Predicted 3D model of a 338-nucleotide RNA (Bacterial RNase P class A) from Rubrivivax sp.
[in-house]
């Protein structure tokens, strides 16, 4: 130098200017919305998107309901050990595949429990017996002998496979794990209207016709409580399976132990952005200059364009799929050169 393998890293950087959503203090104790519940409204300080925040596949944390134990069922994992809150995840391992290696991949428990299933070829494919030749055995035809049946032994040849095996990625068995639903869960506060319960008036005339009074007219009318809905608020932004840093601390290793710092987005059409500037990166294109017979290689100026995938919605660990461009670590084959 070329070609790969493995793991892990970044996801533009500053500066100005104008916006957005929360958190915490402090001020007012007011103003608007609204029946209320509640919610907005000002200043200061801080804080605001990922490695996948995607798919919504597993797992668990939380809540509501349902539950004595036991067994059927259904679903789900499978070598053997461990990690972990937990898991179909993740580490080491042994097995078998695949690579010249580095390594990658495996749906890897059981076919003396039972059941099923196999293209083509092949007489005959899962249930057994059969195809050809030989014994022998009793019989039929008068007999050599032949023919058919029965028993037994032996072979070609077909096919992955021929009374012996295969497939549990077909049921099954064996072990082990699971209750059901999910934050649109659930808590709380709570209206109008209709319905409901209690109480008190009312045909000795309730409520209505605007208000008093005459007069029309004929059954309701007040109140209180009690439940659901509308709507609000909390669950929810967390002191936590937390986050950064460090350890001649333990483990091959997942991971776990100790020590110091931090407190770190949150909404409900749903914030996190917009504009210009200077560096940085990366293709293109002109031009110059170095080098090389040559294709071509580097370097400096300029000018265009471009910087991926992709948006949090309870909240954590994973897996799976997307993703311009780059970076660093250990290794592996192969070539040259000392």
């Nucleotide at each position: 130098g070329a070609a790969g393998c493995a793991g892990g890293c970044c996801a533009g950087a500053c500066c100005g200017c104008c916006g957005c959503c929360g958190g915490u203090g402090c001020g007012a104790g007011c103003g608007g919305g609204g029946a209320a519940a509640c919610c907005c409204g000002g200043c200061a300080c801080g804080g605001g998107a990922g490695g996948a925040a995607g798919g919504u596949c597993c797992g668990g944390a939380c809540u509501g309901c349902a539950c004595a134990g036991g067994g059927u069922g259904g679903c789900g994992u499978a070598g053997c050990a461990g990690c972990u809150a937990a898991c179909g995840g993740c580490u080491g391992u042994c097995c078998g595949g695949c690579g010249c290696g580095a390594g990658c991949c495996g749906a890897g428990g059981a076919u003396c429990a039972g059941a099923g299933c196999a293209a083509c070829a092949g007489a005959g494919a899962c249930g057994a017996g059969u195809c050809g030749a030989g014994g022998c055995g009793g019989g039929g035809c008068c007999g050599a002998g032949u023919c058919a049946c029965g028993c037994u032994u032996c072979g070609g040849g077909u096919g992955a496979a021929a009374c012996g095996g295969g497939c549990a990625a077909u049921c099954u068995c064996u072990a082990c794990g699971c209750g059901c639903a999910g934050c649109a869960a659930c808590a709380c506060c709570g209206a109008a209207u209709a319905g409901g319960c209690c109480g008190g008036c009312g045909a000795u005339g309730a409520g209505g016709c605007g208000u008093c009074c005459c007069g029309c007219g004929g059954a309701g009318c007040c109140g209180g409580c009690g439940g659901g809905u509308a709507g609000g608020u909390g669950g929810c932004a967390c002191c936590g399976a937390g986050c950064c840093g460090g350890g001649u601390g333990g483990g091959c290793g997942a991971c776990c132990c100790c020590c110091g710092g931090c407190c770190c987005a949150g909404a409900c059409g749903a914030a996190u952005g917009g504009c210009g500037g200077u560096c940085a990166c990366g293709g293109c294109c002109g031009g110059c200059c170095c080098u090389g017979c040559g294709a071509g290689g580097g370097g400096c100026c300029g000018g265009c364009c471009g910087c991926a995938c992709a948006g949090a919605a309870u909240c954590c660990g994973g897996c799976c799929u997307a993703u311009c461009g780059g970076c660093c670590u250990g290794c592996u084959u192969c070539a040259c050169a000392c």
Background
The prediction has a mean pLDDT of 77. RNAcentral holds the sequence, with entries from ENA. It matches the Rfam family "Bacterial RNase P class A". Gene Ontology terms of the family: ribonuclease P activity, tRNA processing and dimeric ribonuclease P complex. The family's RNA type in Rfam is ribozyme. A source record names the gene rnpB. The same sequence occurs in records of 2 taxa. The organism belongs to Rubrivivax, within Bacteria.